Record summary: Predicted 3D model of a 1519-nucleotide RNA (small-subunit ribosomal RNA) from uncultured Verrucomicrobiales bacterium HF0070_30L02. Rfam family: Bacterial small subunit ribosomal RNA. Its mean pLDDT, the model's own confidence on a scale to 100, is 85.
RNA sequence: UCUCGACGGAGAGUUUGAUCCUGGCUCAGGACGAACGCUGGCGGCGUGCCUAAUACAUGCAAGUCGAACGAGAUCCCGGAGCUUGCUCCGGGGGACAGUGGCGAACGGGUGAGUAACACGUGAGAAACCUGCCCUAGAGACCGGGACAACCGUUGGAAACGGCGGCUAAUACCGGAUGCCUUCACACGGUCGCAUGGCCGAGUGAAGAAAUGCUCAGGUGCUCUAGGAGGGUCUCGCGGCCUAUCAGCUAGUUGGUGAGGUAACGGCUCACCAAGGCAUCGACGGGUAGCUGGUCUGAGAGGACGAUCAGCCACACUGGGACUGAGACACGGCCCAGACUCCUACGGGAGGCAGCAGUAGGGAAUCUUGCGCAAUGGGGGCAACCCUGACGCAGCAACGCCGCGUGUGGGAUGACGGCUUUCGGGUUGUAAACCACUUUCAGUGAUGACGAAAAUGACGGUAAUCACAGAAGAAGGUCCGGCCAACUACGUGCCAGCAGCCGCGGUAACACGUAGGGACCGAGCGUUGUCCGGAUUUAUUGGGCGUAAAGAGCUCGUAGGCGGUUCUGUAAGUCGGAUGUGAAAACUCAGGGCUCAACCCUGAGACGCCAUCUGAUACUGCAGUGACUAGAGUCCGGUAGAGGAAGAUGGAAUUCCUGGUGUAGCGGUGGAAUGCGCAGAUAUCAGGAGGAACACCAACGGCGAAGGCAGUCUUCUGGGCCGGCACUGACGCUGAGGAGCGAAAGCAUGGGGAGCAAACAGGAUUAGAUACCCUGGUAGUCCAUGCCGUAAACGUUGGGCACUAGGUGUGGGGUCUUCUAACGGAUUCCGUGCCGUAGCUAACGCAUUAAGUGCCCCGCCUGGGGAGUACGGCCGCAAGGCUAAAACUCAAAGGAAUUGACGGGGGCCCGCACAAGCGGCGGAGCAUGUUGCUUAAUUCGAGGCAACGCGAAGAACCUUACCUGGGUUUGACAUGUACCGAAAAGCCAUAGAGAUAUGGUGUCCUUCGGGGCGGUACACAGGUGGUGCAUGGCUGUCGUCAGCUCGUGUCGUGAGAUGUUGGGUUAAGUCCCGCAACGAGCGCAACCCUCGUCCUAUGUUGCCAGCACGUAAUGGUGGGGACUCGUAGGAGACUGCCGGGGUCAACUCGGAGGAAGGUGGGGACGACGUCAAGUCAUCAUGCCCCUUAUAUCCAGGGCUGCAAACAUGCUACAAUGGCCGGUACAAAGGGCAGCGAAACCGCGAGGUCAAGCGAAUCCCACAAAGCCGGUCUCAGUUCGGAUUGGAGUCUGCAACUCGACUCCAUGAAGCUGGAGUCGCUAGUAAUCCCGGAUCAGCAACGCCGGGGUGAAUACGUUCCCGGGCCUUGUACACACCGCCCGUCACACCACGAAAGUCGGCAACACCCGAAGUCUGUGGCCUAACCCUCUGGGAAGGAGCAGCCGAAGGUGGGGUUGGCGAUUGGGGUGAAGUCGUAACAAGGUAGCCGUACCGGAAGGUGCGGCUGGAUCACCUCCUUU
Repeated sequence: UCUCGACGGAGAGUUUGAUCCUGGCUCAGGACGAACGCUGGCGGCGUGCCUAAUACAUGCAAGUCGAACGAGAUCCCGGAGCUUGCUCCGGGGGACAGUGGCGAACGGGUGAGUAACACGUGAGAAACCUGCCCUAGAGACCGGGACAACCGUUGGAAACGGCGGCUAAUACCGGAUGCCUUCACACGGUCGCAUGGCCGAGUGAAGAAAUGCUCAGGUGCUCUAGGAGGGUCUCGCGGCCUAUCAGCUAGUUGGUGAGGUAACGGCUCACCAAGGCAUCGACGGGUAGCUGGUCUGAGAGGACGAUCAGCCACACUGGGACUGAGACACGGCCCAGACUCCUACGGGAGGCAGCAGUAGGGAAUCUUGCGCAAUGGGGGCAACCCUGACGCAGCAACGCCGCGUGUGGGAUGACGGCUUUCGGGUUGUAAACCACUUUCAGUGAUGACGAAAAUGACGGUAAUCACAGAAGAAGGUCCGGCCAACUACGUGCCAGCAGCCGCGGUAACACGUAGGGACCGAGCGUUGUCCGGAUUUAUUGGGCGUAAAGAGCUCGUAGGCGGUUCUGUAAGUCGGAUGUGAAAACUCAGGGCUCAACCCUGAGACGCCAUCUGAUACUGCAGUGACUAGAGUCCGGUAGAGGAAGAUGGAAUUCCUGGUGUAGCGGUGGAAUGCGCAGAUAUCAGGAGGAACACCAACGGCGAAGGCAGUCUUCUGGGCCGGCACUGACGCUGAGGAGCGAAAGCAUGGGGAGCAAACAGGAUUAGAUACCCUGGUAGUCCAUGCCGUAAACGUUGGGCACUAGGUGUGGGGUCUUCUAACGGAUUCCGUGCCGUAGCUAACGCAUUAAGUGCCCCGCCUGGGGAGUACGGCCGCAAGGCUAAAACUCAAAGGAAUUGACGGGGGCCCGCACAAGCGGCGGAGCAUGUUGCUUAAUUCGAGGCAACGCGAAGAACCUUACCUGGGUUUGACAUGUACCGAAAAGCCAUAGAGAUAUGGUGUCCUUCGGGGCGGUACACAGGUGGUGCAUGGCUGUCGUCAGCUCGUGUCGUGAGAUGUUGGGUUAAGUCCCGCAACGAGCGCAACCCUCGUCCUAUGUUGCCAGCACGUAAUGGUGGGGACUCGUAGGAGACUGCCGGGGUCAACUCGGAGGAAGGUGGGGACGACGUCAAGUCAUCAUGCCCCUUAUAUCCAGGGCUGCAAACAUGCUACAAUGGCCGGUACAAAGGGCAGCGAAACCGCGAGGUCAAGCGAAUCCCACAAAGCCGGUCUCAGUUCGGAUUGGAGUCUGCAACUCGACUCCAUGAAGCUGGAGUCGCUAGUAAUCCCGGAUCAGCAACGCCGGGGUGAAUACGUUCCCGGGCCUUGUACACACCGCCCGUCACACCACGAAAGUCGGCAACACCCGAAGUCUGUGGCCUAACCCUCUGGGAAGGAGCAGCCGAAGGUGGGGUUGGCGAUUGGGGUGAAGUCGUAACAAGGUAGCCGUACCGGAAGGUGCGGCUGGAUCACCUCCUUU
C1' cells in the first nucleotide's frame, strides 16, 4: 500500500437579561415470574405465591416380591360320610395380614438458616467408605434354638396392648474349612517430597456362607482382588456492606499419650508449653443460599440468581440417636416446646417448603383434571404392580412468535359532524354503490406421526378435502418544549394537569369536552424494579489557584517507587504442549415443525486454573560483585530580626516629690460626662515603675511552618559558595505515629506603665445593649504547665528531570583592567516584575508553572440539613478530632459580558446651587382636591408628570348621579311583511310633567308610491366592565445628545471594536489619532415670526410737497416720498484683521454692520422608559344588561361642611390711598351681533336710534405714567370680607344656586415658622387691553396683546436632574433592588429525655427430657461352654454418672418501638421587631478565639484581601 471478514460508542431539557464552565435533577432505550386501568378474534411455544419457612379440611404422591417362609377367608374342582345340604379329606386359585428380602437416603418441594471449604475452580487423600452393577479367583460342610402370623384368654372408649400355647424360612445362632483378608514378629526387593507406600516369601493368631428357590434355562449366598459410578475428608485461589466494630482467642495454638471415627485431625480427654489470629481488616454487626447463567452495556463493568441444570441446606420449632452400604432420615422413631384434632378425661393422634385444593396475608400468581401410551425410577426371573417423577389436557394476553378483522373500483367530493375570513375547508375513496376473494373462526367428511411385536392419556387432536357467506373479529395512549401530532367550545390561580421545565387569575395548541391528527396495534398506557444514557466513583475514563477538593508545618514506621554495570536464577513476563473448563445457555453453520417463536445436529467460545517444556529484553531475587553522576562526610570561606539564656541603653507615656505659675484643661462633627482654686493643664528639676524598641528599613534577610528587629556576651541549629579528599545508592515519598504550632482562652505564682473585651457614665438616635467621648477590670508582660485552632493563604502537598528570553534585587565564586576604585562578562543559590510557546471555563500561570513527564501521599463527588446529632478518642474547662441520616430544593456555584445602581472616582452641562429680584407657606375670599356627610353629593386624573386638571362657562338643559312618575322594536338607524288613514302643527281639558283624551287641521306624487302611524320579526340602545385585550391621541425623562446598522477585525461565547483616546462644541459639533471603513435615526440647517435695507403695489391705510375746505379733523382733489399693509428679494459666512492652538478643529479680541459667532422667539421631540393617562372625545375585541345597566319627564344633586392640602386673587399701605386734570398702545371681536351720538338714572342700566358683515363703523376712556391737591403712620381716608336694605340685567325660571349697582355695615390682616417656588433681558417685576366658551355667570381661571421696565451670576465645594469614561456589585421586576436573625402561628422529619415495652446474641448458676457412652451390688435371660435343678460367658431391664435440648434465675451487652417535656432544623400567604451583608452597604468585610447583647450582631486580640477611594514609595513596560 492492497484484499477479505467480523465488530463498533448519537443526545436533549433545566441555574443567567444573555454567555462560557462546573454541577446536580429529569427525559428519550432495553428488560421483567410483574401488578393496575381501558380494551380483547385465533393459533403455536413457554411461564404462573416474588408476600405468611403462615395454618391446613379432603383425595392422591412408595411400594414390591408366593421363583425366601408359615398360615390361609370367600370361591372352584374331585372324593368320602351321608342327615341332601352340612361335615371331613385331597387339589386349584388366592384377598387381607404376618415372618423375610430389596426399596423407602432416589425421585419431588422450598430457600428459613448459612459470609462457611457452603459454593465455584484447580489440586491432594501414602488418611478413607461404597448396597445393587461389571470382571476375576475361591467356596457354600455339620448342626441348633426360637419368634410373629395363628389359637386361647385378658386390659382399654380408642390408639394400642398383656399373658399362655403351636410353627416355617434366603430370619437367628454354634462348630468346621480358609484360595484369601486382617493383625503381630523378624527378612528381602523396589519406589516416594516427609510420615511412608507397594511387592515377595516365612511363623503364629483371628475371620465365611442359604446349595436356598426354581418353569431346570437360571437366579441367589460367602470370602477376596480389581473396575465403574457414588460418597467422605484436606488444601491453594476467587466472589457482599460496615472501622461510628481495633483488638480477638482457654480446647484457645502446639506437643506427648489415650480414646473415638470409614478415615486424618483438639474430633474428645489427661498432662505439658504459651502460643494462635489481626490494618493485606482478625473479632463483632448487618445482609445473603452459591454457581452455570439472566438483564443491560461498544466494552470494561453494573444489577440480579424465577423457570432449566449442578452443588448445598432445610422438612412445625429445638435436641437425639436407631436401622442401614448409605440418614442423624419431608410422607421413620424417641424426647421437649408451640399449635390443631379425638376422647368415655384415664389417655391418644397429627405435621402439604410432594400434586391438586382451602383459609389467611397481599397489588398479585392456575384444575381438589386425564394417563402410565412415551421417557425415567422401585420391586420382581417374568407377567406385572406402583409412580401428582413424567407425558398430556384445563385456566390466565403473563411473555415471545405467527395470522386475521377483507381486496379492487367508486366524486355530486353525498348526508351528518367539526370549523370558517361565510367564499370555503376538513372528515374523505372514507361511506353508500358495483365487482371479487374466503386465510382464520363455523359446518360436514377423511384422518395421522409419536410404536421396534402388542400397547395412544393427548384425540376424532394436527393435517387434508368440501360447503356457505364480507360474512363472526379494534382498540389504547398521546398532540406546549424535550417528542411525531391543532383547532373550537367550556372553565377563569377555580376545577384540574404535571416525567423535568412548567400550564390555569376571561381570548388556555398545557385543565375538561368535541372535531381533526400522530404513534403503536390484540393490544395500548400507568406504576414498580434493574442496567443504560451517567466520563455523575473516571482501570479503560475525572478532578483539587478562584467552581466541591492540598492535611497548619516538619520528622519518620510499615508500604509504594528507585542510579550505572557484571554474573547467576527464572518468581513476575512471553511462546509451545497436555489436562480441565458438565449439559443447557451464547455466537456461527446446517436441519425439523407451512414461516417464526421453539426444537435438533455440528463447530466456536468459555478470558481462569493445574502440570510439563522453552525464552531472558524489562521488573524481582542472590553475589560482606564492581562503579560514582543521586545522597552524605571532610576541608576552606561567607551572609543573616534563625533559636535559647544572661546583661545593659536611651527616647516616650504614666505616677510620685519639689519649684514656677493661674483658671481653665480635656474632648468632639458639635457637645457632655471627666479633671481643676484642696492649684489642674502648661513648664523646670529629681525620682519610681512597666512595656515597646523611632531613624537605619528595603515586594531586603533568616527559618519547615507558626514566626523573628535597640545593644552586648555565652551556648546552639540550618543554609550558600569553593575545593573534589572520603563513603559507595546509604535515595524519594510517607497510611498509622511523634514533635512544633499566631492570637484568644485555661491553671498556678509573679508583674501591671500604656492599651483595653466586660462594665459604668456622657453623647448620637425613633431606639442605640453600637459606631464617637470620658473612665475602666480581666487580659496584654514573665515563669511553668495545658489548649491545638485561624482567610495557619501563594486559598497552589513533596521530590526529580526537561522546555525562549528580558529586567531589578540579596549572598558567594571566576575572568577582564599593571594594581585599586568604579565598571564589563560569566557562574551557583535565593527573592520580585514583564513576557514567548504551551495550558486554562475564563481570570490568569508561564524555568519560583497552573507547561511537558515520572514517583509517593492527602483530599473531592449537587445545594441545604451540617462540620451538626449519636458513638468513640483527647482536654481542667472552653472545646477539638473523627463524622452520618431523616427531611427538603432544582438548583447552589466559578469566570467573564451588557446594563442598572453606589451615602465610589474623574470630566462636563442645566435658574441645579451660589449671587440677585419677586413670591408661596400666616389673613380674607375664589377655584380645585382629599375627607366627612348625603337619597344623590355622577365619573375620571394621584410624586415630579393628579389637585384654576378633562370642564373654552353645572340655576333648567348640559347630566352620565338620586327620588318619584311613565314607555318597551323602543328617544335614534336599516331591512322585510302586513295593516292604517291620516302625520306634523294648533286649541281645549286632566296632570308636576312626560303623557292621555277630545276638537281642529289635511303634506308631496310621474298615482306605482314616498313620507307618517301601528303590528310582527331581524334588531336598536348602554357615559355598563376591562386603558392589564387594543387603535388613535397625549404626558414624561428631554430639545437631553444620544440610539443603531452593514462589512471587516478580536473573543470558545455573551459581546467588543466602530461610539474609546487628545482637543473642541450648545450638540456623537468638528479636527487629529486609532482595526477599523462606511451608513442610518437624532443634533444643526431647510419652515413661521420679530429686528435692517431694497424692489413692486397703494384702499378702507399714509400725508412730505401742491391745491381746496373746516371751529377742528387726510375732511376733499391729488400724491407714493414716509409710516403701514401685501408680495418678493438682499443681508451674517468666523467672510476680514490680530493673539492662542497640533500650519487642525476651534477659541479670544477687533473692525465693519440694523444684527456676530445658533441674532431673539416659535413649530419641530431619535431608539426607547413608565403594563404612565384616556374604553367618559372618537374608534374597537371580548364580557355583561334587554318591560332594563335602554329611554322620556318633574324635582333634587354635582354648589352640601368639624377639618386638611394645592393653585390663585386682594391686601396689610406713603415707591401708597383718595380727588381733579392730562398723555401714549398693540392684538382682537362684532348681524339672533357690535351698538355711536342724544336723553333719563348717583349707578348697574334704560329709552330712542345713526353706522358697520367692518385697515372704513362699533366694542374702546387703555392703565400704570405725568401735573396738581389732600391724607401723615393709625387697624387708618389702609384693607375690603361679612351682613342688612334697595335695585339693574339675562333668562320659561335666579329659593336651593347667577352676575352687577347703590346706600349702610367695615371682619381678618401691620410682610407671614419650618420649609418652598419662579426668573439671566425687553427677562423678572408691575400696568392695563382683548378673545374663546357663553342667554347670563362663578373668569380672580385660561389663551393672547402691548405699556413701564430692573438687579445679579465670584464660581462649580455642596443640593437636584442629566451626559461621557472608569470602578465595585450577592442587583437584572435592575436600590422603591437584594437580603439576615430573633419572635408569633401551622405542618413535617430528627436529636435529647424520667421511664416503659420488645427483639437478638452471649455469660454465670440452677434444673435436667430423650439419647449415645461409661459403671453397676442385687434382679432377669432360648441358642455357646462346664464338673449342668446349678455355674460361667455374653446380654438385658433397672439404677447411677459425664455430656446434654427446652425451661428458670441473675447481672450485663446490643438493637428497636413508644414517651410528658425539651432542643435545634426544614417548609409555609402580603405577620412582628429591627437593618447585619451585597456599593467605601453608609463603622470595609471576613477567619479563629473570648466576652457581651431581644435579634440580626457589637467589641477586644491576632490574622487575611476574597477591600473601595486618594496620596506616596518600589518594580515593570514603551519612548
The RNAcentral record of the sequence draws on Greengenes.